[in-house]
Context: one part of a larger RNA
RNA sequence: UUGGGCGUAAAGAGCUCGUAGGCGGUUGCGGAAGUCGGGUGUGAAAUAUCGGGGCUCAACCCCGAGACGCCACUCGAUACUCCGCUGACUAGAGUCCGGUAGGGGAAGGUGGAAUUCCUGGUGUAGCGGUGAAAUGCACAGAUAUCAGGAGGAACACCGGUGGCGAAGGCGGCCUUCUGGGCCGGUACUGACGCUGAGGAGCGAAAGCUAGGGGAGCGAACAGGAUUAGAUACCCUGGUAGUCCUAGCCGUAAACGAUGGGCACUAGGUGUGGGGGGCUAUCCACUCCCUCCGUGCCGAAGCUAACGCAUUAAGUGCCCCGCCUGGGGAGUACGGCCGCAAGGCUAAAACUC
Numbered sequence: 001u002u003g004g005g006c007g008u009a010a011a012g013a014g015c016u017c018g019u020a021g022g023c024g025g026u027u028g029c030g031g032a033a034g035u036c037g038g039g040u041g042u043g044a045a046a047u048a049u050c051g052g053g054g055c056u057c058a059a060c061c062c063c064g065a066g067a068c069g070c071c072a073c074u075c076g077a078u079a080c081u082c083c084g085c086u087g088a089c090u091a092g093a094g095u096c097c098g099g100u101a102g103g104g105g106a107a108g109g110u111g112g113a114a115u116u117c118c119u120g121g122u123g124u125a126g127c128g129g130u131g132a133a134a135u136g137c138a139c140a141g142a143u144a145u146c147a148g149g150a151g152g153a154a155c156a157c158c159g160g161u162g163g164c165g166a167a168g169g170c171g172g173c174c175u176u177c178u179g180g181g182c183c184g185g186u187a188c189u190g191a192c193g194c195u196g197a198g199g200a201g202c203g204a205a206a207g208c209u210a211g212g213g214g215a216g217c218g219a220a221c222a223g224g225a226u227u228a229g230a231u232a233c234c235c236u237g238g239u240a241g242u243c244c245u246a247g248c249c250g251u252a253a254a255c256g257a258u259g260g261g262c263a264c265u266a267g268g269u270g271u272g273g274g275g276g277g278c279u280a281u282c283c284a285c286u287c288c289c290u291c292c293g294u295g296c297c298g299a300a301g302c303u304a305a306c307g308c309a310u311u312a313a314g315u316g317c318c319c320c321g322c323c324u325g326g327g328g329a330g331u332a333c334g335g336c337c338g339c340a341a342g343g344c345u346a347a348a349a350c351u352c
Stems, first nucleotide, its partner, number of pairs: 004323003007306002012320001014202004021195003025089004029084003033081002035077007049065006092192001093189003096185005104178007111155001116150007126137002163170002207248006216242002221237004259319006267297011301308002325352003334345004
């Protein structure tokens, strides 16, 4: 490379936007590049194929015939692809109008419970902790209890197999600003689409820089236990950190371990959001239909099996990413990025 693959065996980039590129709806006209056909030229001889002949046959040799992809020129065809500063369309996509649900995002404000600390009151000998203890705290008055105050962080119940977001993620309440979705209408644009190498942005936790903050928790660390030892598990403390502002880092079991888009292919049952119908007087409820989301169970089909199954891992098409025995190794070297930690890219010898 061909071929085969990527839920769990190696393999889907953490996510999105988007450049080039690839691919692309219905219909008319023109062109005729791809495509198809005819003609001319070329396609040396030998070889090969077919027919005939010569060495006693054969190999071998001789004669003749046919064929020759491709290429160039030329004349045509127009189904498909393509091209047009060519016309039209509305089923894709978008806009508009009217609704609607939501922990979607940012900023500001605010509330109560609880922990801790401080002050004061009551009160007296223990408290705390464990498997049992001890370290620790306490007669300089602790623990308990009441009142007042300070401060930081997180938001019980509602809460859900539930909602929103591209992913990371998002949860007290209020206000302001702001993104997206869904449903109904079908007024407008008229293919404006899908994917996306490079690229750009976002991206949990930990970590880093500077400044703040610091209640609880708590790497490191110290002590007490346990133990043969115990650099642990348990206990008492406790610094970074956890929080805020600005800027880095760019990773993860960043998982549905399942890239994105479109179309098609039995049902059943729940749940969240919207629209419609039925009762005709309206409302609510039940029921039915329908669109969007999210679960469970399952036919066909698929799968090595497990399982997946209209939210596919089924059936097809388009585009991207990735895999190619284990170890060495996601390492070395080089390059790029980073303040650093390190990240991205990424081998080989050797060995089984």

This is a predicted structure of a 352-nucleotide part of an RNA (small-subunit ribosomal RNA, central domain) from an uncultured bacterium. The coordinates come from a structure-prediction model, not an experiment, and the mean pLDDT is 87. The RNAcentral record of the full RNA draws on ENA and SILVA.